A computed fold for a 476-nucleotide part of an RNA from an uncultured bacterium, annotated as small-subunit ribosomal RNA, 3' major domain. The prediction has a mean pLDDT of 86. RNAcentral holds the full RNA, with entries from ENA and SILVA.
Context: one part of a larger RNA
RNA sequence: UGGCGGGGGCCCGCACAAGCGGUGGAGCAUGUGGUUUAAUUCGACGCAACGCGAAGAACCUUACCAGGGUUUGACAUGCCGGUGGUACAGAGUAGAAAUACGACGGACCCUUCGGGGAGCCGGCACAGGUGGUGCAUGGCUGUCGUCAGCUCGUGCCGUGAGGUGUUGGGUUAAGUCCCGCAACGAGCGCAACCCCUAUUGCUAGUUGCCAGCAUUUAGUUGGGCACUCUAGCGAGACUGCCGUCGACAAGGCGGAGGAAGGUGGGGAUGACGUCAAGUCAUCAUGCCCUUUAUACCCUGGGCUACACACGUGCUACAAUGGCCGGUACAACGGGAAGCGAAGGCGCGAGCUGGAGCCAAUCCCCCAAAACCGGUCUCAGUUCGGAUUGCAGGCUGCAACUCGCCUGCAUGAAGUCGGAAUCGCUAGUAAUCGCCGGUCAGCAUACGGCGGUGAAUGCGUUCCCGGGCCUUGUACA
Numbered sequence: 001u002g003g004c005g006g007g008g009g010c011c012c013g014c015a016c017a018a019g020c021g022g023u024g025g026a027g028c029a030u031g032u033g034g035u036u037u038a039a040u041u042c043g044a045c046g047c048a049a050c051g052c053g054a055a056g057a058a059c060c061u062u063a064c065c066a067g068g069g070u071u072u073g074a075c076a077u078g079c080c081g082g083u084g085g086u087a088c089a090g091a092g093u094a095g096a097a098a099u100a101c102g103a104c105g106g107a108c109c110c111u112u113c114g115g116g117g118a119g120c121c122g123g124c125a126c127a128g129g130u131g132g133u134g135c136a137u138g139g140c141u142g143u144c145g146u147c148a149g150c151u152c153g154u155g156c157c158g159u160g161a162g163g164u165g166u167u168g169g170g171u172u173a174a175g176u177c178c179c180g181c182a183a184c185g186a187g188c189g190c191a192a193c194c195c196c197u198a199u200u201g202c203u204a205g206u207u208g209c210c211a212g213c214a215u216u217u218a219g220u221u222g223g224g225c226a227c228u229c230u231a232g233c234g235a236g237a238c239u240g241c242c243g244u245c246g247a248c249a250a251g252g253c254g255g256a257g258g259a260a261g262g263u264g265g266g267g268a269u270g271a272c273g274u275c276a277a278g279u280c281a282u283c284a285u286g287c288c289c290u291u292u293a294u295a296c297c298c299u300g301g302g303c304u305a306c307a308c309a310c311g312u313g314c315u316a317c318a319a320u321g322g323c324c325g326g327u328a329c330a331a332c333g334g335g336a337a338g339c340g341a342a343g344g345c346g347c348g349a350g351c352u353g354g355a356g357c358c359a360a361u362c363c364c365c366c367a368a369a370a371c372c373g374g375u376c377u378c379a380g381u382u383c384g385g386a387u388u389g390c391a392g393g394c395u396g397c398a399a400c401u402c403g404c405c406u407g408c409a410u411g412a413a414g415u416c417g418g419a420a421u422c423g424c425u426a427g428u429a430a431u432c433g434c435c436g437g438u439c440a441g442c443a444u445a446c447g448g449c450g451g452u453g454a455a456u457g458c459g460u461u462c463c464c465g466g467g468c469c470u471u472g473u474a475c476a
Base pairs, nucleotide, nucleotide: 001476002475003473004472005471007470008469009468010467011466012465013464015460016459019424020423021422022421023420026315027314028313029312030311031310032309033308034306035305042053043052064301065300066299067298068297069296070295073126077125078124079123080122081121082120083119088105092101093100094099108117109116110115128290129289131288132287133286137284138283139279140278141277142275144273149188150187151186152185153184154183155164156163157162168179169178170177194267195266196265197264199235200234201233202232203231204230205229208225209224210223213222214221238261241255242254243253244252245251317417321376322375323374324373325372326371333364334363335362338357339356343352344351345350383414388409389408390407391406392405393404394403430452431451432450433449434448435447436446
């Protein structure tokens, strides 16, 4: 000087408390451990591994296993030699394919006409490696933590390590600001500048909108650009104003006005550093290893196994509900090898059909919960839907291992969950559906979007994490 303390003081955070909903029990989905296996490829391991890399394993992917094959190689560059019926194309034969043999056909560019180039074949250098080392590394990332800290120049103090500044009194979300002070300044952080959202003005008026007029099944058409909306430029919020407290400061509390008030709400943004944290399997890269194999191609299998154990989720156990009928109201998005309407067929998944749309125009696209009416009457049920049988649909060379969906039948566990444990402070939790990326197909995951919409917060004693000052220290 730092770290640490079941030392102290001050102060924060859904940290506790107050409250709402969960997990832990059930079934299933998914990841992991373990076990099994020819292989169940590899990595990730307290928080910060475990719906993680994987924004999507039937083949491919694929790195694993078995078998069948190749050896200048699937790919790059250079050198030497060879090669016009050559390169290329390829009916056919063998085969699981890779591959091997191979009929018919059959070239190109430059040229001084000697030849040269491309391609192909052989050879030599070399290629290749998702082989090892993340404790040799770059880059990228997680985490403490969006916590308020981390430092520097000069000066001053100290023999020195170092201190001071950065401590103190107030204040703040903040090393934020004010005051004081052997310090005076400065940098990286904080804040602001950026984006979305809440109000409004102007500009613009189609593909959007419709107040008044005419018209229609329909903003459909004429007309209009007021309104909604769209998207560009502005305005607006600054403790600016008033009162009060405060040290006449910084600022706190209350009020006015205002769409919004003291950082309005949300995002992007992550200081010096810590964890030899993670990644050599995104990529790059040193060294080591391999070279008829640890490289490469193919077929099939595996990554989907299953006595178990754990994490994360979905669906439930019902009446604030289930079922049936009727009837409303979104937003974000996506669409050309694409989205696919109307109409017709089918109980349905879906099929047919092809209008329109490179999209404020057309399509995906009926949002669902809600509301109205009916029914069920507390039961393992008209709850719950696992499991299984049969019959179908879709994608795709191909759904046996191993996809998704539909109909009929079957109807399991489950009656609110031990110890323990998680999330959340407002348009939040809870609940309801919708869209997107990945993607041929496959979503209970992930990322977004809107609808409905709470309860509680006395307080900081305690648990956890953190900041500042101080104290002890046999630790560094």